[in-house]
This is a predicted structure of a 95-nucleotide RNA (c-di-GMP-I riboswitch aptamer) from Robertmurraya korlensis.
RNA sequence: AGAUACAAAAGGCAAGAUCAUCUAAAGGUGAUUCACGCAAAGCUAUAGGGGCCUCUAUCAUUGGAUAUACUUGAUAAAGCCAGCCAGCUACUAUC
Numbered sequence: 001a002g003a004u005a006c007a008a009a010a011g012g013c014a015a016g017a018u019c020a021u022c023u024a025a026a027g028g029u030g031a032u033u034c035a036c037g038c039a040a041a042g043c044u045a046u047a048g049g050g051g052c053c054u055c056u057a058u059c060a061u062u063g064g065a066u067a068u069a070c071u072u073g074a075u076a077a078a079g080c081c082a083g084c085c086a087g088c089u090a091c092u093a094u095c
Stems, first nucleotide, its partner, number of pairs: 002095004012038002016033007036083001042088003048085002050081003056076005
């Protein structure tokens, strides 16, 4: 420097649940509890792919005399997710 993560040791992270809080939502944050799991479950989200949501926008639609208001649906990120893949960096052990 590179490869690997079966076993051991040290150390680390924390799904879920409950409560609080921010948000239209997805989702985030904090506390408590706990241990689904993780060899990167560390960091990176306009600027690689993928996924989630729909305040709002556009189109269609319900009803109606009509409508920019109401109902329902479709599409769209500028809102999110890295514990989906990915990129970057790194501990321990072994080779």
The coordinates come from a structure-prediction model, not an experiment, and the mean pLDDT is 79. NCBI's taxonomy places the organism under Bacteria, Bacillota, Caryophanales, Bacillaceae, Robertmurraya.